Model confidence (mean pLDDT): 82 of 100. This is a predicted structure of a 100-nucleotide RNA (Guanidine-I riboswitch aptamer) from Actinoplanes friuliensis DSM 7358. The same sequence occurs in records of 2 taxa. Taxonomically the source falls in Actinoplanes friuliensis (Bacteria, Actinomycetota, Micromonosporaceae, Actinoplanes). Of the family's consensus pairs, 100% are formed in the model.
[in-house]
């Protein structure tokens, strides 16, 4: 230097922001407007939690490829920038540049 894998869903939380909702304010107190404002619908983590699935070690049955039982599935600091949606995020670019 290089190759491979380190995986994917669901449900939730940190976080996010403003398309409806709701609040608050304006307003022939009509329609609307206009404010991210504790919230609700929304989005949501590789480095967050819990489930389900895949993969693997052993053992068991069996129709050799299945099924089933215990177990393991480790570590992980992270910009600027830029992207999509209504908008924004720890989302996506990204287990990236870097850095130890």
């Nucleotide at each position: 230097g290089u190759g491979a894998g380190g995986c994917g869903c669901g449900c939730c939380u940190a976080g996010g922001g403003u398309u409806c909702c709701g609040c608050c304010g304006c307003g022939g107190u009509g329609a609307g407007c206009g404010g991210g404002c504790u919230g609700g619908u929304c989005c949501g983590a590789g480095a967050g939690a819990c489930g389900c699935a895949g993969g693997u070690g052993c053992c068991c049955g069996c129709g050799u490829g299945c099924g089933g039982g215990c177990g393991c599935u480790c570590c992980a600091c992270g910009g600027c920038g830029g992207g999509a949606u209504a908008a924004a995020a720890g989302c996506c670019c990204g287990g990236g540049a870097g850095a130890a």